[in-house]
RNA sequence: GGGCUUGUAGCUCAGCUGGUAGAGCGCCGCCUUCGCAUGGCGGAGGUAAGGGGUUCAAGUCCCCUCAAGUCCA
Repeated sequence: GGGCUUGUAGCUCAGCUGGUAGAGCGCCGCCUUCGCAUGGCGGAGGUAAGGGGUUCAAGUCCCCUCAAGUCCA
């Protein structure tokens, strides 16, 4: 320098052929306990890497940029 893959909540990741974003763990509160743990219930938390385009509508399609991984030189 070139090819491919990935980027979504604090962490690990889902998200069906475009229809308005979720799980587990973690965090906070309540119940249970003399107390802790476990367990149960509820809650907070996301400009979807950044920008642009297509569309009535984009996490999803297209383009550029950035970052990480991998292969080739």

Source information:
This is a predicted structure of a 73-nucleotide RNA (transfer RNA) from a Patescibacteria group bacterium. Its mean pLDDT, the model's own confidence on a scale to 100, is 82. The source organism's lineage runs through Bacteria and Bacteria candidate phyla. It matches the Rfam family "tRNA". About the family: Transfer RNA (tRNA) molecules are approximately 80 nucleotides in length.